[in-house]
This is a predicted structure of a 71-nucleotide RNA (transfer RNA) from a Patescibacteria group bacterium.
The RNAcentral record of the sequence draws on ENA and MGnify.
The coordinates come from a structure-prediction model, not an experiment, and the mean pLDDT is 81.
The organism belongs to Bacteria candidate phyla, within Bacteria.
RNAcentral records the identical sequence in 2 taxa.
It matches the Rfam family "tRNA". Its family is annotated with triplet codon-amino acid adaptor activity in the Gene Ontology. It is annotated as a transfer RNA.
RNA sequence: GGGCCUGUAGGUAAGUGGUAUACCGGUCCGGUCGCAUCGGACAGUCCCGAGUUCGAUUCUCGGUGGGUCCA
Numbered sequence: 001g002g003g004c005c006u007g008u009a010g011g012u013a014a015g016u017g018g019u020a021u022a023c024c025g026g027u028c029c030g031g032u033c034g035c036a037u038c039g040g041a042c043a044g045u046c047c048c049g050a051g052u053u054c055g056a057u058u059c060u061c062g063g064u065g066g067g068u069c070c071a
Base pairs, nucleotide, nucleotide: 001070002069003068004067005066006065007064010024011023012022013021018054026042027041028040029039030038047063048062049061050060051059
């Protein structure tokens, strides 16, 4: 320098045009003499910019972070 893959909640991942989800973690409540387990509720997320579209996490382009291969 070039090819390919990839970026979603504090962590690990699903979702691939139409309300953004799961598990763990966090907060609160119940429960207990108390702690843990357990049950319930809540908060919290689409890397950035542009384009296409009635509508973009999803498709296209550019940027940028990471991984991998070639030179």